This is a predicted structure of an 84-nucleotide RNA (transfer RNA) from Candidatus Magasanikbacteria bacterium CG11_big_fil_rev_8_21_14_0_20_39_34. It matches the Rfam family "tRNA". About the family: Transfer RNA (tRNA) molecules are approximately 80 nucleotides in length. The family's RNA type in Rfam is transfer RNA. It was read from a public genome assembly. The organism belongs to Candidatus Magasanikiibacteriota, within Bacteria.
RNA sequence: GCCCAGAUGGCGGAAUUGGUAGACGCGCGGGACUCAAAAUCCCGUGAUGGUAACAUCGUGAGGGUUCGAUUCCCUCUCUGGGCA
Numbered sequence: 001g002c003c004c005a006g007a008u009g010g011c012g013g014a015a016u017u018g019g020u021a022g023a024c025g026c027g028c029g030g031g032a033c034u035c036a037a038a039a040u041c042c043c044g045u046g047a048u049g050g051u052a053a054c055a056u057c058g059u060g061a062g063g064g065u066u067c068g069a070u071u072c073c074c075u076c077u078c079u080g081g082g083c084a
């Protein structure tokens, strides 16, 4: 230099003929059980603002297409692999 794959909450990891983003697990917070704890069970858990209802934002970065983009197109960054 060329080719291929990937980047999603605190972590792992789902969601693809474009249509409610974050399922599931771990972790964390609260509770039940216990003398106490472990284990187990229940509820909650992206961010910001708000007492709340709710609103806005959010899929590596920036553009484009579209009524609508994690998904399609372009450029770039980073990670892994292959070729020279």
Stems, first nucleotide, its partner, number of pairs: 001083007010026003019067001027045006046057004060076005